[in-house]
Context: one part of a larger RNA
Molecule: large-subunit ribosomal RNA, half B
Organism: Candidatus Iainarchaeum sp.
RNA sequence: CUCUCGUAAGGGAAUUCGGCAAUCUAGCCCCGUAUCUUCGGUAUAAGGGGUGCCUCUGCGUGCAAAACGUGGAGGUUGCAAUAACAAGAGGAGUCCGACUGUUUAUCAAAAACAUAGGUGACUGCAAGGCCGCGAGGCUUAGUAUAGUCACCGACUUCUGCUCACUGCAAGUACCUGAACCCCGGUUCCAACCGGUCUAAAGGCUUGUGAAGAGCGGGCCUAACUCUGAGGCUCUCACGGUAGCGUAAUACCUUGCCGGUUUAUUGCCGGCUUGCACCAAGGAAGUAACGAGAUUCCUGCUGUCCCUACGAGGGGCCCGAUGAACUCACUACGCGGUGAAUAUGCCGCGGAACUCCAACGGGAAGAGAAGACCCCACGGCAGUUUACCACACCCAAUCGUUGGUAGGAACGUGCUGAUGUACAGUGUAGAUGGGAGCGACGAUGCAGUGACGCCAGUUGCUGCGGAGCGCCAAUGUAACACCAUCCUUCAGUACUUUCCUAACUUACCUCCCCAAAAGGGAGGGACACCGGUUGGCUUGGUGGUUUGACUGGGGCGGUACGCCCCUGAAACGAUAUCAGGGGCGCCCAAAGGUCUGCUCAGGCGAGUCAGAAAUUCGCCGUAGAGUGCAAAAGCAAAAGCAGGCUUGACAGUGUUCUACACAUCAAGGGACGCUGAUGGGAAACCAGGGUUUAGCGAGCGCUAGUGUGACCAGUAAUGGGUCCCUAGUCUAACAGUGAACCGAUCCUGGGGGUAACUGAGUGGUUGCGGGAGAGAGUCCAUAUCGACCCCGCAGUUUGCGACCUCGCCGUCGUCUCAAGUCAUCCUGGCUGGGCAUAACCAGCCAAGGGUGGAGGGGUUUACUCAUUAAAGACUUUCGUUAGUUGGGUUAAGAACGGUGCGAGCCAGUUUGGUUACUAUCUGUUGGAGUUGUUGUUGGUUUGAGGGAAAGCUUCGCUGAGUACGAGAGGAACGGCGAGGCGUCGCCACUGGUGUACCAGUUGUCCGACAGGGCACUGCUGGGUAGCUACGCGGUAGACGAUAAACCCUGAACGCAUCUAAGGGUGAAGCGUCCCCUGAAAAGAAACCAACAUUUCCGAUCUGCUGGGAGAUAAACCAGUGUCACGGAACAAGCGUGCCGGUAGAAGACCGGUUUGAUAGGCGCGGGAUGUACGCACGGAGCUACGGCGACGUGUUCAGUCCACGCGUACUAAGCACG
Repeated sequence: CUCUCGUAAGGGAAUUCGGCAAUCUAGCCCCGUAUCUUCGGUAUAAGGGGUGCCUCUGCGUGCAAAACGUGGAGGUUGCAAUAACAAGAGGAGUCCGACUGUUUAUCAAAAACAUAGGUGACUGCAAGGCCGCGAGGCUUAGUAUAGUCACCGACUUCUGCUCACUGCAAGUACCUGAACCCCGGUUCCAACCGGUCUAAAGGCUUGUGAAGAGCGGGCCUAACUCUGAGGCUCUCACGGUAGCGUAAUACCUUGCCGGUUUAUUGCCGGCUUGCACCAAGGAAGUAACGAGAUUCCUGCUGUCCCUACGAGGGGCCCGAUGAACUCACUACGCGGUGAAUAUGCCGCGGAACUCCAACGGGAAGAGAAGACCCCACGGCAGUUUACCACACCCAAUCGUUGGUAGGAACGUGCUGAUGUACAGUGUAGAUGGGAGCGACGAUGCAGUGACGCCAGUUGCUGCGGAGCGCCAAUGUAACACCAUCCUUCAGUACUUUCCUAACUUACCUCCCCAAAAGGGAGGGACACCGGUUGGCUUGGUGGUUUGACUGGGGCGGUACGCCCCUGAAACGAUAUCAGGGGCGCCCAAAGGUCUGCUCAGGCGAGUCAGAAAUUCGCCGUAGAGUGCAAAAGCAAAAGCAGGCUUGACAGUGUUCUACACAUCAAGGGACGCUGAUGGGAAACCAGGGUUUAGCGAGCGCUAGUGUGACCAGUAAUGGGUCCCUAGUCUAACAGUGAACCGAUCCUGGGGGUAACUGAGUGGUUGCGGGAGAGAGUCCAUAUCGACCCCGCAGUUUGCGACCUCGCCGUCGUCUCAAGUCAUCCUGGCUGGGCAUAACCAGCCAAGGGUGGAGGGGUUUACUCAUUAAAGACUUUCGUUAGUUGGGUUAAGAACGGUGCGAGCCAGUUUGGUUACUAUCUGUUGGAGUUGUUGUUGGUUUGAGGGAAAGCUUCGCUGAGUACGAGAGGAACGGCGAGGCGUCGCCACUGGUGUACCAGUUGUCCGACAGGGCACUGCUGGGUAGCUACGCGGUAGACGAUAAACCCUGAACGCAUCUAAGGGUGAAGCGUCCCCUGAAAAGAAACCAACAUUUCCGAUCUGCUGGGAGAUAAACCAGUGUCACGGAACAAGCGUGCCGGUAGAAGACCGGUUUGAUAGGCGCGGGAUGUACGCACGGAGCUACGGCGACGUGUUCAGUCCACGCGUACUAAGCACG
């Protein structure tokens, strides 16, 4: 230091987002309990009293004087009797959900889900729903009081309007509507094409809201005002009813009023103009319930003021064992620089080396290829009226699939009928034959049918018995009779189709049967199943797409294909979501050519006629016109007219542009050649418009007076492909086939690109200045100061996108701060519209101070009470390897809004994992080593460093004085008392006090005594120590200055504080004072004591000698001193031993027998509060032996002590390095 605990004086939520956490309370008995209520509850509501032990005794159970249960009386102890353990704090208001229950195993327990209950939809069983390719299975061995689906969600009062849209259901004269069939075209035949008919479906008409859903605006108006019962008008399918309402919903908003509070962005109650409540996505209430959300009150407390002490575990030390993350290397500070926040670069400063314990400022610390944002012709989940498919479902048709009856229809055959213009005797179908036909019964009559143009025609039966035609007339056509046909009708036969009805053998279901076969019952050619076709505008399922530019992305826009001007910097070319504008046509003349003419405007003249009509004259370089934007161009024209015309031609080539000048298509232009043509006398001009815009690949489709090319192939037809030309489209315009959403998300990337900070800039912001319109009675400058202008800062908000997306933790709080000054207070001054007091403005000044509460997550802002004052800002909007996690910003959920929906909302609300053992550096503290030329002890110097060690208020006096008419009312100086800060201390007061003493509960050690455990069991006290809430200290002086004030004094004969010179002058600066400080490398000084010794090694030098001569050089041997290296010893130091005035380890201090260092013992002092044992007393009871809580005495006892004094009894005697 941390974790888990214990206790705290005084205050008592002041803490905080929030009483989080921790206290408080607690058992049992008795008393007593409000409000509300669904009458059950709320309720242990709340709030009070009692509780031990002993003695005796009553009652009950019991055989019982045993035991158990339950009463009564008396005695008695303690601070306390459920004495330990165990064991609700309580109350009041609101929101939500009725309740018990369930849920995101592993961050959400909830208001979410469920629930009983309500409602709707489907369903009569071979049902409906679901699973399966199917066989088959579940619901169900159930049957509408049942099952499935959906919505709401106890209960109470209720549940309004709308069927226009979407959905569902029903209907439907008519319309649309496929294949098959049929008809037609085509074809030798087909394929193919067209048409008719037609199912489902759609249109259409209705119904349906506890289906999806929706539920307005404007103007006027009552005898004060306000308001608007009322009126007018637009509009809709209907215009929100009841109820509720600043709400879990209200932006503005901290709405307004009341209550609560000293103070309330809170809460409660009202009002209500509801951005944007509202009736089963239910509305409004609601007792009970809730580890739900929220507000208040009482009690209670270390949450806090304001911390302190104590206990245990860890940490620390010793022994043993022994990981991980991480790691380019390295490892000081400040200022600067720099890819814009550097241990590493530059400069300055610091810095002897090493270790230990702490802290967590930095290493844009480690961890995780950022989850936000953007991007990818990345992925996946979800949705839908995205695109393309598929399943299910509905319907038609064919097959499986048969027979019968009736009916209908088309067609064919047969029979019979039918046919009226006018004229004509009259009901003349057409054509041809035809002169006959008729007793095989004509005309006619009666009866009875059919048709009908009402005139008649015709069938049957009977009567009857001879006519009809040719001819004539009429007429386009002439009738008798026969034949072949046409229209219409009837009958009949056959084929085909359709409808209806029953049938049964296919087929299906059920039953009997062990199974099969078979039988029975029910259905039945339907259904099932399969093929074809249409529908379902089919997210049930699958696949896929979901553009680009872009001062991030989205929204917006199109700068995405073209044209003109500017930008564009005098060739050309040239960017921006730069500025100004256009195009996606038009014209058969507005084209071609030839000829002629001259415009706009002005002046003059002229009937109506005017400023402007038409006419004449003059001037008139274009001031007009040119189809359309602009630019350029244009006057016997490129403008305006007239004539004739189609060159707005065919083919082909070169070239320019598009695309400056790498390549590149479409498109556009210019210049030629060939052919044909127009105008003109001709030269010539003409391949559209004076020039620059007016446009489009491939695939596909269509077309062609193209007499274009090719493939396969037939008996013949015929089929297909290519080329050219033209048309139709891709405006995202060199042209892909194409919707959303993701907070359930994923992958790959990006600082190429946003959201923090930083850096840049400084519009905005803040501050300053110039000049001074004005006001201030007068007067710019006591004070305030417009318009305008000039700056500074880098705290606002922006801008751009430079660093960072293989990650720099994001708002606010707490903690700890360091700095700046543009100063809030305190200090010193100046001016004043300064008499005093108070105040206003300014100058110097950063030493110190700058606080407490209320609501809100808040920073900010507002409020309350104080105060000398309650300053502003920076520090990665200081500070998360320091805290918190209320807000923001994941996953759950709700409201309002929005969207068809999935979902979404700088809208609201509730809930929601904060991890890291410190390597380097830094900081704080503690040690070791070396150096400082031997060591030890003592005393100093003081370079340097640190500090705030103080700051401030009030009272009294001065003095009711100066001043002032008065009212009022100072100062210098002196004295005293506080507050805050700081240093120290424990005699007092208080805390702690798991040393200690005592009381006591439960239990165990058989009882007593004495103990163990239960948080130290709990409770009452409490020494030392440590502490604050307690106590003590906490002056000033000197020097140099700032602003300012002066002296003398020139420049400038004056004046002038200044230029030379001199003097005052502040809480600020420096010093004294306090702490530290010889590692201050210039490594200091003084005093005292002790030590300063011996040996070895090699080398240098000196000397002596030698081979070996010469005072050379070199070599060898010996010897001496200083320095060097080594060994031994020494002064001295350390360890070990006993300890604590000290202490994490080291260190420090004391002692070590010449000794009181520690322990023990004795005494003193102190804490507790009267021990054990014994004696006596004791309410009573007694089998008289005794039992008995407890009391009194012995006893200021007993027990204990970290303190003081004494005492060698024990341990420090020695030894080692």